[in-house]
This is a predicted structure of a 353-nucleotide part of an RNA (large-subunit ribosomal RNA, domain IV) from a marine metagenome. The RNAcentral record of the full RNA draws on SILVA.
Context: one part of a larger RNA
Order: sequence, then C1' cells, then structure tokens
RNA sequence: UCCAGGUUAAGGAACUCGGCAAAUUAACCCCGUAACUUCGGGAGAAGGGGUGCCUUGAUUAGGUGAACACCUUCGCGGUGGAAGCCGAAAGAGGCCGCAGUGACCAGGCCCAAACGACUGUUUACUAAAAACACAGGUCUCUGCUAAAUCGUAAGAUGAAAUAUAGGGACUGACACCUGCCCGGUGCCGGAAGGUUAAAUGGAAGGGUUAGCUUCGGCAAAGCUCUGAAAUGAAGCCCCGGUAAACGGCGGCCGUAACUAUAACGGUCCUAAGGUAGCGAAAUUCCUUGUCGGGUAAGUUCCGACCUGCACGAAUGGUGUAACGAUUUGGGCACUGUCUCAACCAUGACCCCA
Repeated sequence: UCCAGGUUAAGGAACUCGGCAAAUUAACCCCGUAACUUCGGGAGAAGGGGUGCCUUGAUUAGGUGAACACCUUCGCGGUGGAAGCCGAAAGAGGCCGCAGUGACCAGGCCCAAACGACUGUUUACUAAAAACACAGGUCUCUGCUAAAUCGUAAGAUGAAAUAUAGGGACUGACACCUGCCCGGUGCCGGAAGGUUAAAUGGAAGGGUUAGCUUCGGCAAAGCUCUGAAAUGAAGCCCCGGUAAACGGCGGCCGUAACUAUAACGGUCCUAAGGUAGCGAAAUUCCUUGUCGGGUAAGUUCCGACCUGCACGAAUGGUGUAACGAUUUGGGCACUGUCUCAACCAUGACCCCA
C1' cells in the first nucleotide's frame, strides 16, 4: 500500500450525481394506530411498555388418557372410569448486574409525486424497467370438409371442438368517459354506364400462280402471312357504407362605458376544423416561464396559471385504493459518507535478518 474486518471524541449528510456504502431497526407478549379506501385493506402503520433468576401461586388451570366395567352393528366401535405422564399464566414476595429476546439469529420509518392496476415475464454472459404478459373491453373473420396455419401432395393442427366456439387485430383491473371528419388509403356492398385480356370472329390486305392480257399488268381456287368491326369476366373508373379501420381534427381582420381581453361580427379555405378532460407534463423550444410552498440559500420537487414550439380521447383521455429490488423530491431516526482522520486485528505485497 492492497483485500476483506473492528472501534472511535465533538458534530451528524456538511459527503456525493444520488445517504452509494455503512449504521439504525429487529424476536415474543401487551397497549395503541392517521389520511385514504374498491370496505378487503392501509397495518407489523406510526408510537409506547414489558422480558433474567429464586420462592410462592402449583398435589393448580389445562392437555393426554392406560387398566378395568358395561354396551355392542364385534369395528383400530361407543359409554363410564380414572392410574400414569406432560404442564402454564395472572398475582404476591425476594436476588444480582451498567446492561435480562444479556451471546447468535431476526423489519429502519414517514410524507408527497410520476409510471404501470395487481401476482407474474424478459435481454443465459453490461439493461428487471415505465418494456412484455395479464384478467377485462372492442372490432373483425369463421355454419364445420369452418376460418386460420403447416405441407408439392397425401395429410395434419384447429378439435375428437361447433359462434357462451375457434382464428386475427388493437386496448389493457376498476371508476367516469371515449367528441367531429368517409375527401385520401383500406375493407364491405352495388351493379346501370365507361375502360379492359385470352378467346371467338373474319372485313380487308400481302406472297405464290392456273388463266387472261392492250405486254404496262390483272388475277380464280388452293396454300401461306397479316388481320378491321363485332362479342367478351373480374379488376379499375363509378355509386353507397364503414374510424375501438390506416388516418385527420385551420387561417386572417375587426369589435364592450379607462386599459386589457373578446361572449360577438366579417372573410378565406377544408372531408372536418380538437369536444370532455388534462396541461412548462416521461410531451414546453424560448425556459431556471410567472406566482405560491418547502430551504438561510432550491436549473430538481410540490400546488397553481395557460402563451399546448409540438397533449387529447381503446396508436385510448382523466382519476384511482392496493401493489413495486421501478423513478423523483422532502423529513425523522441513524451513522467514519464527510469535517479529518486515528487506532486495532487477519491475509497478501514490500524491506531487513
């Protein structure tokens, strides 16, 4: 010096990103116990008191219950019976120590807020969480040879089930709620019209040449190359519906008996212009916003305000008892975290012999 320990005057978080670490607390019995609450909880809330040994209480209370007797459904049954064994407490008196759950083992607590209801699950080896799951809610598909999934297929799962069932998606206990928009995209329905493939169709044209010819050409049949009109489904266009489908939810100007503000008016645009609730928030850039609280002093925290850069309603909104090795702020107790170090002891390292 390092590792892992022990003790410490006075102070007691001044340490530090942060009480990290350590300390405090601790068992059993008794008293006592708030807000809030889903009436179950919260709660071991918090906060107090007691605890040793001897005598007595005590031939105790209480527990267990043999022999034996009777009954008997003959049972490892029932009733009586009381031997033996185990064995307190309250209370009373006394004894010792600094100290009696004498060592060991054995919750620190409270207040407020955020998130997630909860128990659970997760990154085997840097993340345990506010992430995942969850019961509950909603939408949607599926009538059974179900939908969906695996497989080329046979076949299998679904399910030896049958819509109170099964699959998919979103949300996430509970309470109060869940506004407006179907123009775009998606999905569902519709079938009049437009468009549209293969196919059908075969007008017309080219090549070839029997024949004809005014020698320039014309040209049947056949073969062959191309091929117009017309007929022609779904889809798309089109017409409706649908947002707990994907998603979206405005601007400018003016106006009231001081000022300010604008219930009100005008205008432009839109599919419709953000309702309730919440709001400097896990969301607020400006920002350490402003005011209040807490501190001597507070970029954090709590309560408000609303000017929401850029909250907002199952991509759920707002609350919420209980719960959490979660996150944040404060307090009590406690302490070598610190002021500021010191000493003790084990092991290692190093030095000397």